[in-house]
RNA sequence: UCUUUAUCCAGAGUGGUGGAGGGAAGAGGCCCUGUGAAGCCACGGCAACCGGUCAGUUAGUGCAAAAGCUAACAGGCGUCUGGUGCCAAUUCCUGCCCAUUGGGACAUGCCCCAGGGACAGAUGAGGA
Numbered sequence: 001u002c003u004u005u006a007u008c009c010a011g012a013g014u015g016g017u018g019g020a021g022g023g024a025a026g027a028g029g030c031c032c033u034g035u036g037a038a039g040c041c042a043c044g045g046c047a048a049c050c051g052g053u054c055a056g057u058u059a060g061u062g063c064a065a066a067a068g069c070u071a072a073c074a075g076g077c078g079u080c081u082g083g084u085g086c087c088a089a090u091u092c093c094u095g096c097c098c099a100u101u102g103g104g105a106c107a108u109g110c111c112c113c114a115g116g117g118a119c120a121g122a123u124g125a126g127g128a
Stems, first nucleotide, its partner, number of pairs: 001128008013043005021032003027094003044087003049083002051080001052077003056073006091120001096117003101114004
């Protein structure tokens, strides 16, 4: 870099350094930011993808409703000294396709809220 697969409306920040941007890219919107952005460092925290561990169900193996082992599934434990990840806003929202109905507001309309999928992206695990 390409590819497969799972997840993405939950959760979790202080200090130091730095000095003007940031929210992936492009367009639109909205927002954060000198009451200090990004980046970097330290410490802390969140989660539970992989690993670890505990017990379970089913199937296989087994002379067997035993032990053990294997596989699948669904769980507990982070006081579990492991490997990543993450710690404003749903992946901040929208753009493409389908649905386009219901609710709110209003004198009416503009307007506001709500759905599913794709694309793109992020992270884990596997493969090339």
Molecule: SAM riboswitch aptamer (S box leader)
Organism: Malonomonas rubra